[in-house]
Context: one part of a larger RNA
């Protein structure tokens, strides 16, 4: 070296299972609820099945009767019209009694008595006789008709019980008889309410993983690299309006501030002079503009018009922006001219649907109408702002599927802020003396053991803390060895240099690593090794399903909160290693 046998499990990111964690899908399912929309059930009313009578209440209509003081006024004048006479022995005034209304003044009706008169046109009043007649209003009574509600009664629908008998040899059912209930109940149609009992669904995206937080459209500046454009959870701000003048036009004017002077009067009011390119102002953010003004004022006005629009800019599109000029009729100006809002750039919302006005195109045989169309206007924090619906929240550790290393948790990698270690400078401490020793404020590195950042292999799986076992390496050396310096007398000790050969304990508590404690020791080192090592063991912790507590939540449920419980597979092919044998 080859072969063989027995053995060990470090590697083959070994095998097994298209990762269960995490994220994604306009995926699914279970569950919840004060998510949305429905719905069984329950309930309300009404109609039908459903008939009779009486009483009471209400509405409407007809007839009869009553009913009406604001003040002045013989007084309790409803309104309008006609009207000069009306009522009365078929019983007037007056008197007595009763009923009713009432604003307490009286009015109306009725019985008795009585026996022949009572009332009107007049004066006052806005309006004249309830003298009389007609119509009618307010409020009320009676009666009739009709509708309706309630109560009570009935029996014949309908419902229930019982019994001999019959169908019938039948504890059902039906008939018959009888008792109870009764137009209720029950049932059907329509209807209001309630309704996680049940059902179908929704529950956004961006995101240095996801969640929580924040944001989502528009305008201005920077980033933006001197055309345009240009990203980030980059840095700063604003908008969701306002103005009938703050618009148009004609004419005129020039600011802020400072200095000096000047009554009350001041740091600053109004006044005067000088300087003053703008340091002011511009409705509102910022930028770009603007004094020849776009800034300030006055006069007249409505172009903040209607019908168009050559031609451009911009945008994937939808859309946005600029625009001379033509026509109609105007405003201002002597005119030339200017004017289709505002110094400019934000002040916003597609389509559908609906509403209002106008125009008259369509008009289901014809004429109309309904409806529709065209033009104009209105209704969306559709703000998740190119707007899925008119209408929508949660939970899953009971979970499932499809995917992703496009994206998190372990490990590795890159980085090295943080961490550990070293160094530079040397203020200072050290009695004196920076450097025996310690070393501020600062500066430079190394390492890759911490916490992180990034998200590069791995989600068709790279098993995760600690312990046990078995190691191996580094040295920034715990012990043992050698040495320098010392603020080294000695013993001890401090610090630095060299050195990795060997060594580096037993217990108590805790799942612990760590740590604290007890007792020893020469010493009880720090790290790397997939925080070495689960196809070597364990399984106490963490991290499934059960259960409980505290807390949170209406709830389903949830908690780097706690607690009890909880299946760890495997016969070794290759590499590697150990032992033995043969060649």
């Nucleotide at each position: 070296c080859u072969c063989a046998u027995a053995c060990c499990a470090g590697g083959a990111c070994a095998g097994a299972a298209a990762g269960a964690c995490c994220c994604c899908a306009u995926g699914g399912a279970g569950c919840u609820u004060u998510a949305c929309u429905g719905u069984a059930g329950c309930u309300u009313g009404u109609c039908a099945u459903u008939g009779a009578a009486a009483c009471u209440g209400g509405g409407u209509g007809g007839c009869u009767c009553a009913u009406g003081u604001g003040c002045a006024g013989g007084a309790u004048a409803g309104g309008u019209g006609g009207g000069a006479g009306a009522c009365u022995u078929c019983g007037a005034a007056g008197c007595a009694g009763g009923u009713u209304c009432g604003u307490c003044a009286g009015g109306a009706c009725u019985u008795g008595u009585g026996g022949a008169g009572u009332c009107g046109u007049c004066g006052g009043u806005g309006a004249g006789a309830u003298a009389c007649c007609a119509c009618u209003c307010u409020u009320g009574a009676g009666u009739c008709a009709u509708c309706u509600a309630g109560u009570u009664u009935c029996u014949a629908a309908c419902c229930c019980g019982a019994g001999a008998c019959c169908g019938u040899u039948a504890u059902c059912c039906g008939g018959c008889u009888u008792g109870g209930g009764g137009a209720c109940a029950g049932u059907g149609g329509c209807u209001g309410g309630u309704a996680g009992g049940c059902a179908g669904u929704u529950u956004g995206a961006c995101u240095g993983g996801g969640g929580c937080g924040g944001u989502c459209g528009c305008c201005u500046c920077c980033u933006a690299a001197a055309g345009a454009g240009u990203a980030a959870c980059g840095g700063a701000g604003g908008c969701g309006c306002c103005c009938a003048a703050a618009g148009g036009u004609u004419c005129c004017c020039u600011c802020a501030g400072a200095u000096u002077g000047g009554u009350u009067g001041g740091a600053a009011a109004u006044c005067a002079a000088u300087c003053g390119c703008a340091g002011a102002g511009u409705g509102u953010a910022a930028a770009g503009g603007c004094a020849c003004a776009a800034g300030g004022g006055a006069g007249c006005u409505u172009g903040a018009u209607a019908g168009c629009g050559a031609g451009a800019c911009u945008g994937a599109c939808a859309g946005g922006u600029c625009g001379a000029g033509c026509u109609a009729g105007g405003a201002c100006g002597a005119a030339a001219g200017u004017c289709g809002g505002g110094c400019u750039u934000a002040g916003u919302g597609a389509u559908c649907c609906g509403a209002c006005g106008c125009c008259a195109g369509c008009g289901c045989g014809u004429g109309g109408a309904a409806g529709u169309g065209g033009c104009g206007u209105c209704g969306c924090u559709c703000a998740a702002c190119g707007g899925a619906u008119a209408a929508a929240a949660g939970u899953u550790a009971c979970c499932c599927u499809g995917g992703g290393g496009a994206u998190a948790a372990c490990a590795g990698g890159c980085u090295g802020a943080u961490c550990u270690c070293c160094c530079c400078c040397a203020a200072g401490a050290g009695u004196c003396c920076a450097c025996a020793u310690c070393g501020a404020c600062g500066g430079g590195g190394a390492g890759g053991u911490u916490u992180g950042g990034c998200a590069c292999c791995u989600c068709g799986a790279u098993g995760u803390c600690g312990g046990c076992u078995c190691g191996u390496c580094g040295c920034a050396a715990c012990c043992u060895g050698g040495g320098g310096c010392g603020g080294u007398a000695g013993u001890a000790c401090g610090u630095c240099c060299c050195a990795a050969g060997g060594g580096u304990c037993g217990g108590g508590c805790u799942g612990u690593u760590c740590g604290c404690c007890c007792g020893u020791u020469a010493a009880a080192g720090c790290g790397g090794u997939a925080c070495g090592u689960g196809a070597g063991c364990u399984g106490g912790g963490u991290u499934c399903a059960g259960a409980a507590c505290g807390u949170c939540g209406u709830g389903a449920g949830a908690c780097a909160g706690u607690u009890c419980g909880g299946u760890c597979c495997a016969u070794a092919u290759c590499c590697g290693g150990u032992a033995u044998g043969a060649g």
The part of an RNA shown here (large-subunit ribosomal RNA, domain V) has 583 nucleotides and comes from a soil metagenome. The RNAcentral record of the full RNA draws on MGnify.